Background
Predicted 3D model of a 166-nucleotide RNA (glmS glucosamine-6-phosphate activated ribozyme aptamer).
RNA sequence: AACCUGUCAUAAGCGCCAGUUCUGUCCCGCCCCACGGCGGCGGCAGACAACGAGGUGAGGGGAGAAUCGAAGGUUUCGGCGGAUGCCCCUCCGUGCCGCUCCGGGCGCGCACACAGCCGGCAAAUACGCGGGCGACCGCGGAACAAAGGGGCUGUGACCGGGGAAC
Numbered sequence: 001a002a003c004c005u006g007u008c009a010u011a012a013g014c015g016c017c018a019g020u021u022c023u024g025u026c027c028c029g030c031c032c033c034a035c036g037g038c039g040g041c042g043g044c045a046g047a048c049a050a051c052g053a054g055g056u057g058a059g060g061g062g063a064g065a066a067u068c069g070a071a072g073g074u075u076u077c078g079g080c081g082g083a084u085g086c087c088c089c090u091c092c093g094u095g096c097c098g099c100u101c102c103g104g105g106c107g108c109g110c111a112c113a114c115a116g117c118c119g120g121c122a123a124a125u126a127c128g129c130g131g132g133c134g135a136c137c138g139c140g141g142a143a144c145a146a147a148g149g150g151g152c153u154g155u156g157a158c159c160g161g162g163g164a165a166c
Stems, first nucleotide, its partner, number of pairs: 014081004019077001021047006027040005051069003057091006092109005099163006112156007127140005
């Protein structure tokens, strides 16, 4: 120094790289040489590999193209692993029977669904500074989005039993 093993920490639109692409260098070939350049099923070393918004009741199980827009102009290609999404079970909580409690049902997860309206919210990029021979990277960075969520309105959302009040 490399590799292996173990442990700890860290990340969840997150991590990774065997392909492709790109860069540097070496080798080889070519443009007669040099200069400069082009090429290669080549060697070595590297670079990029999704820009943010939203999203987790607890436990267990399952399947894998797991929401939304922005930019760009087609490498944000291709792939691997995961993941707050989805499905099933149990428990807890919550909305729906005028109130309350219990049992069950349906929906939901600081909490009912659907529709309409209203208002608000991002980062990359551009640009600037810095680092690297370079591909490229780090920091700063005006503006601009959709979904979800929020507010308002409307429509719709159970059954049985006990109790209270009238």